[in-house]
RNA sequence: AGAGUUUGAUCCUGGCUCAGAACGAACGCUGGCGGCACGCCUAACACAUGCAAGUCGAACGAUAAGCUACCUUCGGGUAGUGGACAGUGGCGGACGGGUGAGUAACACGUGGGAACCUGCCUUUUGGUACGGAAUAACGUUCGGAAACGGACGCUAAUACCGUAUACGCCCUUUAGAGGUAGACCCCUUCGGGGGAAAGAUUUAUCGCCAAUAGAUGGGCCCGCGCUAGAUUAGAUAGUUGGUGGGGUAAUGGCCUACCAAGUCUACGAUCUAUAGCUGGUUUGAGAGGAUGAUCAGCCACACUGGGACUGAGACACGGCCCAGACUCCUACGGGAGGCAGCAGUGGGGAAUAUUGCACAAUGGGCGAAAGCCUGAUGCAGCGAUGCCGCGUGAGUGAAGAAGGCCUUAGGGUUGUAAAACUCUUUCACCAGGGAAGAUAAUGACGGUACCUGGAGAAGAAGCCCCGGCUAACUCCGUGCCAGCAGCCGCGGUAAUACGGAGGGGGCUAGCGUUGUUCGGAAUUACUGGGCGUAAAGCGCGCGUAGGCGGCUUGAUUAGUCAGGGGUGAAAUCCCGAAGCUCAACUUCGGAACUGCCUCCAAAACUGCUUCGCUAGAGGCAAGGAGAGGAGAGCGGAAUACCCAGUGUAGAGGUGAAAUUCGUAGAUAUUGGGUGGAACACCAGUGGCGAAGGCGAUUCACUGGUCCGGUACUGACGCUGAGGUGCGAAAGCGUGGGGAGCAAACAGGGUUAGAGACCCUGGUAGUCCACGCCGUAAACGAUGAAUGCCAGCUGUUGGGCAGUAUACUGUUCAGUGGCGCAGCUAACGCAUUAAGCAUUCCGCCUGGGGAGUACGGUCGCAAGACUAAAACUCAAAGAAAUUGACGGGGGCCCGCACAAGCGGUGGAGCAUGUGGUUUAAUUCGAACCAACGCGCAUAACCUUACCAGCUCUUGACAUCCCGAUCGCGGUUACCGGAGACGGUUUCCUUCAGCUAGGCUGGAUCGGUGACAGGUGCUGCAUGGCUGUCGUCAGCUCGUGUCGUGAGAUGUUGGGUUAAGUCCCGCAACGAGCGCAACCCUCGCCCUUAGUUGCCAUCAGUUUGGCUGGGCACUCUAGGGAAACUGCCGGUGAUAAGCCGGAGGAAGGUGGGGAUGACGUCAAGUCCUCAUGGCCCUUAUGGGCUGGGCUACACACGUGCUACAAUGGCGGUGACAGUGGGAUGCGAAGGGGCGACCCUGAGCUAAUCUCCAAAAGCCGUCUCAGUUCGGAUUGUUCUCUGCAACUCGAGAGCAUGAAGUUGGAAUCGCUAGUAAUCGCGGAUCAGCAUGCCGCGGUGAAUACGUUCCCGGGCCUUGUACACACCGCCCGUCACACCAUGGGAGUUGGUUUUACCCGAAGCCGGUGCGCGAACCUUUUGGACGCAGCCGACCACGGUAAGGUCAGCGACUGGGGUGAAGUCGUAACAAGGUA
Repeated sequence: AGAGUUUGAUCCUGGCUCAGAACGAACGCUGGCGGCACGCCUAACACAUGCAAGUCGAACGAUAAGCUACCUUCGGGUAGUGGACAGUGGCGGACGGGUGAGUAACACGUGGGAACCUGCCUUUUGGUACGGAAUAACGUUCGGAAACGGACGCUAAUACCGUAUACGCCCUUUAGAGGUAGACCCCUUCGGGGGAAAGAUUUAUCGCCAAUAGAUGGGCCCGCGCUAGAUUAGAUAGUUGGUGGGGUAAUGGCCUACCAAGUCUACGAUCUAUAGCUGGUUUGAGAGGAUGAUCAGCCACACUGGGACUGAGACACGGCCCAGACUCCUACGGGAGGCAGCAGUGGGGAAUAUUGCACAAUGGGCGAAAGCCUGAUGCAGCGAUGCCGCGUGAGUGAAGAAGGCCUUAGGGUUGUAAAACUCUUUCACCAGGGAAGAUAAUGACGGUACCUGGAGAAGAAGCCCCGGCUAACUCCGUGCCAGCAGCCGCGGUAAUACGGAGGGGGCUAGCGUUGUUCGGAAUUACUGGGCGUAAAGCGCGCGUAGGCGGCUUGAUUAGUCAGGGGUGAAAUCCCGAAGCUCAACUUCGGAACUGCCUCCAAAACUGCUUCGCUAGAGGCAAGGAGAGGAGAGCGGAAUACCCAGUGUAGAGGUGAAAUUCGUAGAUAUUGGGUGGAACACCAGUGGCGAAGGCGAUUCACUGGUCCGGUACUGACGCUGAGGUGCGAAAGCGUGGGGAGCAAACAGGGUUAGAGACCCUGGUAGUCCACGCCGUAAACGAUGAAUGCCAGCUGUUGGGCAGUAUACUGUUCAGUGGCGCAGCUAACGCAUUAAGCAUUCCGCCUGGGGAGUACGGUCGCAAGACUAAAACUCAAAGAAAUUGACGGGGGCCCGCACAAGCGGUGGAGCAUGUGGUUUAAUUCGAACCAACGCGCAUAACCUUACCAGCUCUUGACAUCCCGAUCGCGGUUACCGGAGACGGUUUCCUUCAGCUAGGCUGGAUCGGUGACAGGUGCUGCAUGGCUGUCGUCAGCUCGUGUCGUGAGAUGUUGGGUUAAGUCCCGCAACGAGCGCAACCCUCGCCCUUAGUUGCCAUCAGUUUGGCUGGGCACUCUAGGGAAACUGCCGGUGAUAAGCCGGAGGAAGGUGGGGAUGACGUCAAGUCCUCAUGGCCCUUAUGGGCUGGGCUACACACGUGCUACAAUGGCGGUGACAGUGGGAUGCGAAGGGGCGACCCUGAGCUAAUCUCCAAAAGCCGUCUCAGUUCGGAUUGUUCUCUGCAACUCGAGAGCAUGAAGUUGGAAUCGCUAGUAAUCGCGGAUCAGCAUGCCGCGGUGAAUACGUUCCCGGGCCUUGUACACACCGCCCGUCACACCAUGGGAGUUGGUUUUACCCGAAGCCGGUGCGCGAACCUUUUGGACGCAGCCGACCACGGUAAGGUCAGCGACUGGGGUGAAGUCGUAACAAGGUA
């Protein structure tokens, strides 16, 4: 410090996620030792048991046991000592310990303040006199179950009371001095009144009382700081203040009476929710954020609520009283209790310890002290809960052992790792010694820490991860299953992502997971973000509070800045030292604590104040432009309607129609009239207005603005939360008006449907007046204001200057275009900023849910404004790029259309396919680009399929063992369907050699490795092929442009069949394609001349037959030839195009081969090869028979026809390519014929297949025929082991459908289509198929509008699996959260009233009472009792608010393959 994730890719915006640190943690697996810390975060839930606050005999009386002394009636008694239990009295139980419920508060933090108190402690001064009356304990007795209580009697005190004394203390008062404006305050002083005490033990102390000062602790007040919500906006009657009084230690509405009507609040009162606060802790670079365990300070609380008493201190955790809930005891009458002390129990919970030891230390209470008490504390126990330290061994050790895993089978890896050898002993264990902590005694910890010795590598390693982020890879298993997952995402048969294993990586007594916080996140932006299109500028003005504000003089010092003082507890953090062997930990010192208060100083800036100014703003008078506003008039054109005339059959409307109107006279046309609405031309990115908006014309009223001038005011300004006004259209209310248009509605049409688009009608509405509504893509998607920062060019309204109608220059104010710097993610903006700055306001923080619900405000309503959450997703989005696509555009091409010729689709048959059937009808191919395709030949074989029979190292290969020397061919027989099995005749008798069954070879038998598989996967593959397409494209290097994907080049202007060429150009070049090079046909030349040829010569049987020749044809080698080369025109002087000449051929001469980058997971595992999987007496091998040939039907491709351009008959016209030895087969003979017999020649330019057919001549004369030949019967021929299923052919007989083919659709542009025959491959036989060959030989192309396909440019896009795309809504189903909901349950709170415990206060007190007085009666004083005020709990009634449940109901979200349509994205088919 960043990374992953939206896309085909890019850049940006933006969310989600990860890597880090931390924890009072929990869970999973694992676990050796020690030190230091820490340990109920949940139920402030309930608690058994024990302990946690006592102490003092030197305050007091009484006194048990024991001891001593004396007495003794020997029972015991008395005195002393002693000190147990309890009591009176004193001090302490207000500290220490726990918890965080309540509390949003002067509770806390920090800094100040004045009107106070303070036991024990310290300082100082003085005093401590004289008396009195009780009472507990105790004794007797009574009540009660108990707790406890009553009566009578006795007694003491440092308990209680009276009196004395008291300057100082308190109250009151006289006089004087001082301060103050005064009321008044303070000091001094005369007088009056009131108020103290306690002793103990002993010879010195401890006490007691009054006063004084301090220390400590506490009470009170104030400034500042301190959570969220405005869907909480008003709150408050003791409320705010005053006066008198009361009360308190003390100020104060703290309380009370009266008076006044205040007080708090947008700088957030009140209300609601949440919460103990702080030092600190954690994170972070910091600023911040989160947090408030342990330790420390403060506060609050002690079962819940209320209350006071005592006391220096409490409204009191282990005190009291009352009420309530709960628990316990009970004799039912009544009592007792409060672990949020330490342990511990139950419960809750994911979860948190021992009913331990000791007062040895530190501290606390009491005591003169000894001492006692102390679950404070010190220690120990449990827990890897955390931090820190240590160990589980070290060295040598390659045959790189074994085993494991992988493997290309060679090896690699685990791995110096182990073993082995040599060492060491930390920790743990055993034994011995043994502390400090304690300055005299006293040690729980503890026989602990530590030291010494001993034995032995001995007792001691796991967890997570290994697709990317993120360090670390292979095999097997599994097969969208099981599972993983923090995000992206893995898994559907080759998973580095699941599970296991091997290996590796990380950390280590721990490791992972989960949860939480901060960080990364500049993702709330103070530091440090944004708002044209990504989320985001209020629709627009006016204006309040607030914020900000021109130049200048003086003053001030609040802000600001320099310095000093006080405080900022300790601990923590940081730095430096020191102590435990180190560290954690602890100690010491320093720094720091960024804060608050205060003193002093400065005066630039801001503020406040003040003297001025005119540049901002405003004013004055004079001009100007304008659809600015509102009112009242008025005008013409047009539509519609009404009246009348002319006139006749249609009109209207549409893509086409119909509804509609019209013979009752429409439409059309002429004249007249009525009525309403809107204002053509002018008209212009022209004008005006704040925006909405404003358009004929006239008049009066009125707002704003511009220009030039000016001797006025003097900062009066800008913005603007709330507030208030204006605000299109639609809509609402009341009353008018209503021509046209036109939601709703009706009809017609379209359509699968059409609740739409189109048509015919048509009501609200649109118009006017008044009143509401308050929203719009109210948009420049751009808030207002001010200043600054290049220009060029239009236009509107003014001014100025120049020769002044025109023009030029200049200057203000508007309104446009282009463009530099700059900005921007890009697009773009660019003096009218989206630039550079300042001020103020508004708004944003992922998508959906949702601008929705609830609440509130407004509204007549519709609805508007304000405005969430649960839940859900990992994206949603902006701009730009490359493609693809468009029922977008432009240009161009192609038998693409058109123009033609001939077909298919109808018939019969052939063939292939689907379907069906079957034991099997083997398998594959599926739009073009499957379907006469694989198959260039299914009777057996082929053959892969089916039935049956049969073999198991196998039909085939290699290795091993054994046997034999052969094998092999052949004849015949038997069983069998055959394979196979068993006999048998004849022929033949392996090779090399070292002479060994040694080697090779062959056969048979055996064993196991293995063979074998047309079994699966073409979506694991190679190879080969199809297709777009023989279309003209596809790319690269360097450079340049762009943040980038990319662009440029390759686009543009021409041209071409062509990215072919030329020109231009930030491009310049290059590659694969195109073309050419190759083959063939066409002309010529040359070479050669048999089997070919024959012009000339000779012979001839008349046949190039022979001699001869190679001229010609031809054959097959080599050359030549064509290049827009020449001429003219055109074009840009180019490329090229057009025409012409010459030429066999002319603009690529015809044809072929040749197929760029790529696309279709195209086809093929059944050609072959091959990974993986599967079968192994079978999914392998062999055989017989069957099937692939089935047949209601559907489709494709063909053949033959339907006839006269023909059929039939006759007729020695004329080809070319090819084939031939298991072959082609002449001639001759036989048969009606298929064919047969015989067989010359031929290894083939020699022989042969071989006859070419269309042609020509004659006949038939339009018919189911002399067309057509299917089908069937029958007789034959050929091939073959065999023609039944199932071949081809021939003869005779038969003679079906069919009379030119619906919608639709195919081929072809010249030697082509059409038509005619011939040959070949395969092959025993079988051709309408396929591949070739020649003969005859056309028609048409105006042209590119349309259909299809393609190329280039451009445009739009929400597509990128790329339109066979994407995607919306209802309905149906499942699940989830949520709103409404009659009501119901509970919490909380308010108001009014009732009741009113305990208690303090007030009143009363004729009942009662020891101290004092007294005249003995009473009084003072006190108590009980009674009354009253206040008040907790409780009750009644009415509200507010929050939450739970709720029949039913609303929408929302999510969910591989449901239904209906197709709304959006392209002009998305109605933008």
The prediction has a mean pLDDT of 84.
Predicted 3D model of a 1471-nucleotide RNA (small-subunit ribosomal RNA) from an uncultured prokaryote.
The RNAcentral record of the sequence draws on ENA.